Source information: Model confidence (mean pLDDT): 83 of 100. A computed fold for a 77-nucleotide RNA, annotated as nadA riboswitch. Rfam family: nadA riboswitch. A reference for the family is Chen et al. (2020), "Structural distinctions between NAD+ riboswitch domains 1 and 2 determine differential folding and ligand binding", Nucleic Acids Res.

RNA sequence: GGCUUCAACAUCCCCGCCGGUUGGGCGUCGCCUUCUUGGGUUAGCUUAAGAAGACGUGCAGUGAAUCGACUGGAGCC
Numbered sequence: 001g002g003c004u005u006c007a008a009c010a011u012c013c014c015c016g017c018c019g020g021u022u023g024g025g026c027g028u029c030g031c032c033u034u035c036u037u038g039g040g041u042u043a044g045c046u047u048a049a050g051a052a053g054a055c056g057u058g059c060a061g062u063g064a065a066u067c068g069a070c071u072g073g074a075g076c077c
Stems, first nucleotide, its partner, number of pairs: 001077007013063001014061001016070001018068005023062001025059003029056002032053009
């Protein structure tokens, strides 16, 4: 120097540090879609409230997976 493997340190256990990717959780507002109810309209349609979903966005010990670099051990070359 390269490779493999591990996390002692932790206010039960698990959890070394930092940063990504995918997925999950909670929140938020913007936009879109759908649905429900009420009003207007002959109808098409329109309007108000509510709900659900997609996308975006914020938060976090995300006890999910995974990637890169690093810290500290052990082993091999």